[in-house]
This is a predicted structure of a 137-nucleotide RNA (c-di-AMP riboswitch aptamer (ydaO/yuaA leader)) from Thermincola sp.
RNA sequence: UGCGGAAAUACGCUUAAUUCUUGGUAACCAAGAAACGGAGGACCCAACCAAAUGGGGUGAAUCCCACAGAUGUGGGUAGGGGGACUCUGCCCUCCGAAUCCGUCAGCUAACUUCGUAAGCGUGGCCAGAGGGUUGCU
Numbered sequence: 001u002g003c004g005g006a007a008a009u010a011c012g013c014u015u016a017a018u019u020c021u022u023g024g025u026a027a028c029c030a031a032g033a034a035a036c037g038g039a040g041g042a043c044c045c046a047a048c049c050a051a052a053u054g055g056g057g058u059g060a061a062u063c064c065c066a067c068a069g070a071u072g073u074g075g076g077u078a079g080g081g082g083g084a085c086u087c088u089g090c091c092c093u094c095c096g097a098a099u100c101c102g103u104c105a106g107c108u109a110a111c112u113u114c115g116u117a118a119g120c121g122u123g124g125c126c127a128g129a130g131g132g133u134u135g136c137u
Stems, first nucleotide, its partner, number of pairs: 011121004018034007035116006045106001054104001055101004063076005079095005085130005090124001
């Protein structure tokens, strides 16, 4: 210096998914508060022709092509994330799922209501501008 692995009470990442208080059977459960996020829900506006495989929500995660005996595999793509302060630019890289409601919901003030799971480990000493922290004087 390069590659790979392990550990960490530290630090960081995806996400709304964090902090605090009380109690408990204490890896977690229950209740409450703050904070963050989602849903339902007027006037007005929008929609209101028919049919059909009903319709709708969370999420970045939608759509297309090929192969295949369906599941599936491969490629691309709308869109989304990471490369450890912010912005701009360059370069590299990853995701592009899953699931819920149950015939029902446009928007929506007041109001009502729900969630706070889960899973991980990046580092380009790149360029410019701006900022912050620490130490010394």
Rfam family: c-di-AMP riboswitch aptamer (ydaO/yuaA leader). Gene Ontology terms of the family: cyclic-di-AMP binding and regulation of gene expression.
The coordinates come from a structure-prediction model, not an experiment, and the mean pLDDT is 80.